This is a predicted structure of a 72-nucleotide RNA (transfer RNA) from a bacterium.

[in-house]
């Protein structure tokens, strides 16, 4: 230099154009003589950034940035 893939909660990841989710973690409560395990409830998101398409975009299109892999 060329080509591909990834970017969504603290972490690991889902998500058919129509109200953003799960597991773990965190907070509170239950329970125990106490701890762990267990049960219930809750908080936490500008979906990397900028444009475009659309009535409506995490999702489609273009560009940028970061990460990662391959080729040279």
């Nucleotide at each position: 230099g060329c080509c591909g893939c990834c970017u969504u909660a603290g972490c690991u990841c889902a998500g058919u154009g129509g109200u953003a989710g799960a597991g773990c973690a965190c907070u509170u409560c239950c329970a125990u003589g106490g701890u762990a395990a267990g049960g219930a409830a809750g908080g936490g998101g500008u979906c990397u950034c900028g444009g475009g398409u659309u009535c409506a975009a995490g999702u489609c299109c273009c560009g940028a940035a970061g990460g990662u892999g391959g080729c040279u």

The prediction has a mean pLDDT of 82. Its Rfam family is "tRNA". From the family's description: Transfer RNA (tRNA) molecules are approximately 80 nucleotides in length.